[in-house]
This is a predicted structure of an 80-nucleotide RNA (transfer RNA) from an uncultured bacterium. The sequence was found in a public genome assembly. Rfam family: tRNA. About the family: Transfer RNA (tRNA) molecules are approximately 80 nucleotides in length. The prediction has a mean pLDDT of 80.
C1' cells in the first nucleotide's frame, strides 16, 4: 500500500435483513438476612435541572439509521 473484520453504558456483550438502543451477565449503590463479613434476596444504576442528547469522529440517504452510502481515526488479521 491492497483486502477483510472490529469500535455500542463503569466492564463483557445483545439488538431478529432500517422500526421502543443498551436485552443478558459482571461491577457498583441502598436495603434485608448475619455478631461481623461472605453467600442469597429486593430495588436502583449513561449525560443533563429540563427540553433534549448519546452506538469511535464528521457528513449524506430516509418518515425513521448501531444497521445503508461517503470521508476519516484507532485496533486485529491476511497478502504484497
Nucleotide at each position: 500500500g491492497u483486502c477483510g473484520g472490529g469500535a455500542u453504558g463503569g466492564c463483557g456483550a445483545a439488538a431478529u435483513u432500517g422500526g421502543u438502543a443498551g436485552a443478558c451477565g459482571c461491577g457498583c449503590a441502598u436495603g434485608a438476612u448475619u455478631c461481623a463479613g461472605g453467600u442469597u434476596c429486593a430495588u436502583g444504576u449513561g449525560g443533563g435541572a429540563a427540553a433534549c442528547c448519546u452506538u469511535g469522529a464528521g457528513g449524506g440517504u430516509u418518515c425513521g439509521a448501531g444497521u445503508c452510502c461517503c470521508u476519516u481515526u484507532c485496533c486485529c488479521g491476511a497478502c504484497a